[in-house]
């Protein structure tokens, strides 16, 4: 650095990927199996305002770090 072969790999934390790590859900129903369908849970920012309509502000992160996109400032 190749190839085979076994064995793990869940979901979610206000806008996108990846790695680490912390918190949270972690159930039920149908079904002979294998495939798949369905419901429920975590989750869904702040402000004028007690709610609603409407205005109106801050962040790609739960948290670090990184890449992309976006915004400002300076150089070239």
């Nucleotide at each position: 650095g190749c190839u085979g072969c076994u064995c793990g790999a869940g979901g979610c934390g206000a806008u996108g990927g990846a790695g680490c790590u912390c918190g949270c859900c972690g159930c039920g129903u149908a079904c002979c199996u294998c495939a798949g369908a369905u419901g429920c849970g975590a989750c869904c920012g702040c402000c004028g305002c007690c709610g609603g309509a409407c205005g109106g502000c801050u962040g790609a992160u739960g948290g670090c770090u990184c890449c992309u996109a976006c915004c400002u400032c300076g150089g070239u």
Molecule: Fluoride riboswitch aptamer (crcB RNA motif)
Organism: Actinomycetes bacterium